[in-house]
Context: one part of a larger RNA
Molecule: large-subunit ribosomal RNA, domain II
Organism: Cryomonadida sp.
RNA sequence: GAGGUCGAUGAGUUGCUGGGUUCGCGAUGCUGACGAAAUGGUUUUCAUCCACCCGUCUUGAAACACGGACCAAGGAGUCUAACAUAUAUGCGAGUAUUUGGGUGUCAAACCCUGAUGCGUAAUGAAAGUAAAGGUCGCCUUGUGCGGCUGAGGUAGGAACCGUAAGGGGCACUAUCGACCGAUCGUUCACUUGUGAAAGAUUUGAGUAUGAGCAUAUCUGUUGGGACCCGAAAGAUGGUGAUCUAUGCCUGAACAGGGUGAAGCCAGGGGAAACUCUGGUGGAGGCUCGUAGCGAUACUGACGUGCAAAUCGUUCGUCUGAUUUGGGUAUAGGGGCGAAAGACUAAUCGAACCAUCUAGUAGCUGGUUCCCUCCGAAGUUUCCCUCAGGAUAGCUGGAAUUCUUUAUCAGUUUUAUCAGGUAAAGCUAAUGAUUAGAGGUACUUGGGUUGAAACAACCUGAACCUAUUCUCAAACUUUAAAUAGGUAAGAAGCCUGUGGGUACUUAAUUGACCCCGGGCAUUGAAUGUGAAUUCUUAGUGGGCCAUUUUUGGUAAGCAGAACUGGCGAUGCGGGAUGAACCGGACGCUGAUUUAAGGCGCCAAACUAUUCGCUCAUCUAGAUCCCACAAAAGGUGUUGCUUCAUCUAGACAGCAGGACGGUGGUCAUGGAAGUCGAAAUCCGCUAAGGAGUGUGUAACAACUCACCUGCCGAAUGAACUAGCCCUGAAAAUGGAUGGCGCUGAAGCGAGUGGCCUAAAAUCAGCCAUUAGAGUAAAUGCGAGACUCUAAUGAGUAGGAGGGCGUGGUGGUACCGACGCAGUCUUGAGCGUGAGCUUGGAUGAAGGUGCCACUAGUGCAGAUCUUGGU
Numbered sequence: 001g002a003g004g005u006c007g008a009u010g011a012g013u014u015g016c017u018g019g020g021u022u023c024g025c026g027a028u029g030c031u032g033a034c035g036a037a038a039u040g041g042u043u044u045u046c047a048u049c050c051a052c053c054c055g056u057c058u059u060g061a062a063a064c065a066c067g068g069a070c071c072a073a074g075g076a077g078u079c080u081a082a083c084a085u086a087u088a089u090g091c092g093a094g095u096a097u098u099u100g101g102g103u104g105u106c107a108a109a110c111c112c113u114g115a116u117g118c119g120u121a122a123u124g125a126a127a128g129u130a131a132a133g134g135u136c137g138c139c140u141u142g143u144g145c146g147g148c149u150g151a152g153g154u155a156g157g158a159a160c161c162g163u164a165a166g167g168g169g170c171a172c173u174a175u176c177g178a179c180c181g182a183u184c185g186u187u188c189a190c191u192u193g194u195g196a197a198a199g200a201u202u203u204g205a206g207u208a209u210g211a212g213c214a215u216a217u218c219u220g221u222u223g224g225g226a227c228c229c230g231a232a233a234g235a236u237g238g239u240g241a242u243c244u245a246u247g248c249c250u251g252a253a254c255a256g257g258g259u260g261a262a263g264c265c266a267g268g269g270g271a272a273a274c275u276c277u278g279g280u281g282g283a284g285g286c287u288c289g290u291a292g293c294g295a296u297a298c299u300g301a302c303g304u305g306c307a308a309a310u311c312g313u314u315c316g317u318c319u320g321a322u323u324u325g326g327g328u329a330u331a332g333g334g335g336c337g338a339a340a341g342a343c344u345a346a347u348c349g350a351a352c353c354a355u356c357u358a359g360u361a362g363c364u365g366g367u368u369c370c371c372u373c374c375g376a377a378g379u380u381u382c383c384c385u386c387a388g389g390a391u392a393g394c395u396g397g398a399a400u401u402c403u404u405u406a407u408c409a410g411u412u413u414u415a416u417c418a419g420g421u422a423a424a425g426c427u428a429a430u431g432a433u434u435a436g437a438g439g440u441a442c443u444u445g446g447g448u449u450g451a452a453a454c455a456a457c458c459u460g461a462a463c464c465u466a467u468u469c470u471c472a473a474a475c476u477u478u479a480a481a482u483a484g485g486u487a488a489g490a491a492g493c494c495u496g497u498g499g500g501u502a503c504u505u506a507a508u509u510g511a512c513c514c515c516g517g518g519c520a521u522u523g524a525a526u527g528u529g530a531a532u533u534c535u536u537a538g539u540g541g542g543c544c545a546u547u548u549u550u551g552g553u554a555a556g557c558a559g560a561a562c563u564g565g566c567g568a569u570g571c572g573g574g575a576u577g578a579a580c581c582g583g584a585c586g587c588u589g590a591u592u593u594a595a596g597g598c599g600c601c602a603a604a605c606u607a608u609u610c611g612c613u614c615a616u617c618u619a620g621a622u623c624c625c626a627c628a629a630a631a632g633g634u635g636u637u638g639c640u641u642c643a644u645c646u647a648g649a650c651a652g653c654a655g656g657a658c659g660g661u662g663g664u665c666a667u668g669g670a671a672g673u674c675g676a677a678a679u680c681c682g683c684u685a686a687g688g689a690g691u692g693u694g695u696a697a698c699a700a701c702u703c704a705c706c707u708g709c710c711g712a713a714u715g716a717a718c719u720a721g722c723c724c725u726g727a728a729a730a731u732g733g734a735u736g737g738c739g740c741u742g743a744a745g746c747g748a749g750u751g752g753c754c755u756a757a758a759a760u761c762a763g764c765c766a767u768u769a770g771a772g773u774a775a776a777u778g779c780g781a782g783a784c785u786c787u788a789a790u791g792a793g794u795a796g797g798a799g800g801g802c803g804u805g806g807u808g809g810u811a812c813c814g815a816c817g818c819a820g821u822c823u824u825g826a827g828c829g830u831g832a833g834c835u836u837g838g839a840u841g842a843a844g845g846u847g848c849c850a851c852u853a854g855u856g857c858a859g860a861u862c863u864u865g866g867u
Base pairs, nucleotide, nucleotide: 053068054067055066056065069867070866071865072864073863074862077367079224080223081222082221083220084219086217087216088215089214090213091212094118095117096116100112101111102110103109122129123128133149134148135147136146137145138144139142152176153175154174155173156172160167161166178207179206180204181203182202183200184199186197187196188195189194190193227366228365230363234356235355236354237353238352239351245330246329247328248327249326250325251324252323253322254320256288257287258286259284263280264279265278266277267276268275269274292317293316294315297313298312300311301310332348334344335343369801370800371799372798373797374796379392381390382389383388393539394538396535397534398533399532400531401530402529408527409526411525412524413488414487415486416485417484423478424476425475430472431471432470435467437465438464439463443461444460445459446458447457448456449455492519493518494517495516496515498514499513500512501511503510542566543565544564545563547561548560550558551557571582572581573580586764587763588762589761590760591759592758596754597753598752599738600737601736605751607750608749609748610747611746612745620740631725632724633723635722636721637720638719640717641716642715643714644713652709653708654707655706656705658682659681660680664676665675688703692701693700765791766790767789768788769787770786771785772784773783802856804853805852806851807850808849809848810847811846812845813844820840821839822838823837825836826835827834828833
């Protein structure tokens, strides 16, 4: 001298922060006015996901099970008597006024007497008897009188007292005694049928300081029409023969033909009797056929008709047992019937009408508003019981007594007990049963030797011995698992020369029961508030699954046992589904899972690792479960065993495959090879008295066997994975479909993800339980606050509510517009429902507190009306 750093002071600028003042923007909230229509509400249409029609009987219904077109109005547990439980009120050893009387403001209310009911005493068939005891005194004796006292003991047990130990002991429970009646039976006394005394594992719906009576209500049971509708039947009294059945009386009606009986006439014949021929005649339950009466066929027309029996054509009969008018007779267990159970007023295997009668129905159908809490049974026993009841069980409701460690337990542990199933066993008993081995002769069959032999030998059976194979619901020595009983303490243990006893003992010995004293380390674990009473509906058809099990060839068959389910129950999964797998449900949200899944349908990895599999009649693909077998495969992949092999296998190519000998026999022939027996030796590296082809017989070829080349594995038998064969049915067809092949198949493993009303968390609602809260100031406890747990449900029960008609009280609304009706309006309540706006309407209506009931409809082949 320059630069840097630090410190101090001053000035300026910027940022941050605090305070003050002023101004501006402005969330939210209150009020008034105006005002739109979305994300809200409602209706309609389209699309996606889920989603089968209600009621009913039923184990089970969307059912090819029954009722149900739609709307309005009506439409079904009522009243009464008796009884039972519960609750409330009044009085209480009584209670209930109302028979009668009195008062009276006169159908009221009030007062009184009596009777009666129930209760206060029971017991017994009845006559009858009839509910402590102790002590003292008196007359002294009786079924006596009087005084005092007095309702038992033990265990548990609340209040209460107490600091505690403990005391105390109500109601009630258990147990032991006492008394009354009945029954049985002992002793004594006498007046001889009575009394007294002491008794009994006998008995009573009794006593032991009462608890009832009346009224009201709910619920239940029974009788009544008895929740409503419904028979087939039965009985009593009447009305019908104008339809029709039959009889009788009295009337009426019935073309036109055909046939041609008797009688008669004429002629012929004949001795005659008589007969033949031709006429006449006009008979007939004769014939064709009209009217009439009927009604065969078309199975015609019609078949909400012309008609609750008709129309058309066809058909039967048509002088007779014919058709028909009028009158008359026969009447309902009766008539009448040429007989069909036909007809008897559209009614007949017993008419019609009225009544008993709302007959009865163990049978069918129906049975009307809401929410909350609990919640079954189809099993036992009995029944002229099997479509039903009673009885017990299971259920609900109402209570009571206690309550902090007592008690209890679909549990475990420890200790102990009983058992004869499973298994096992049969060289253990009983019974069955296979096979050999050894053995004896007192058994027996056959045989050989032998004259014969209880002689020898062979052989079979039975038997004996040691073995061997296989079995038993009515066999068993042995013998489980599971299941079952009991115990694991104060109601216990120890102790007292304390007491009682008609028991017991030789015995105050024992036994039992009382009275005292001591011992709290509470005598396994885990969980848990417990116990008791009264009353009561429904049910009393069940079904399925694993395991065990009986009958049956078997069954989605029938019958049992344990447990769990469905029934009564939704949700996720199994495509679909009463019962299978997961898991049970208030409303809402979030997170995470179960079973099951993750190619697409369809939420989630066409994830990953390792194997297997190819299926032209194309395979396979997830409990129940929607089928496939025996038997096969040189399809492919593993495992096991036994062989061969570098001393060179197997396969392939190549070479040899000989001699004695054409072996012996047999044969027409047979030389390796039609056949029979036998099957050696030599040379060899090896070659069979021959594995096949072949020939009339030979030949020839080939094989076994040996060698060369080659150079490393080869052969056989089983076994089990996938695949294939086995594998044929009737509408076209189902791993759920599409489709899928180093899978989207089959078998193992790993990670991630999806998803239920399940789990967890949070909020809200309801129910149940527990706790707290009233001094100041009115009402308010049926209230308020807090905490915890729980929430499925048919039959059924209980609680709390909504709505309708009427009556009483109270408070109100209404012509400034009631009720009613209509309404994409607004709001409250879990719900039944309620409040309100607008329109219409034109006169009544409503809240609350009580009472009362002909009080709530989708069903009943419901009733009536409408469409």